Predicted 3D model of a 92-nucleotide RNA (c-di-GMP-I riboswitch aptamer) from Competibacteraceae bacterium UBA2792. The prediction has a mean pLDDT of 82.
């Protein structure tokens, strides 16, 4: 340096769910508890996917600034996959 990941060792992370006088329009995030799982479930939204739709655009309603439908990411998700970066232990 490369390959592999065991019924080993030392450690690590933490889904659902619960709580919060937290942030956000929402999706989602944060903090505490919790533990389904994870050898990259560490980091980067770069590519595709997926979630959301406040703002914006179109149409309608309405004629005061209300309300409905559709579209859009510039908002998210790295515990959806790919890519990039870094990396513990053990065996070969």
């Nucleotide at each position: 340096g490369c390959u592999u990941g065991a019924u080993a060792a030392a450690g690590g992370c933490a889904a659902a769910c619960c709580a919060g006088u937290c942030c956000g329009a929402a999706a989602g995030g944060c903090u505490g508890g919790g533990a389904c799982g994870c050898a990259a479930a560490a980091c980067u939204a770069c590519u595709g996917g997926c979630c959301u739709a406040a703002u914006c655009c179109u149409c309608g309603u309405a004629c005061a600034u209300u309300u409905g439908a559709g579209g859009c990411a510039a908002g998210g998700u790295c515990g959806c996959a790919g890519a990039g970066u870094c990396g513990c232990c053990a065996a070969g």

The sequence was found by an Rfam model in a public genome assembly. Of the family's consensus pairs, 100% are formed in the model.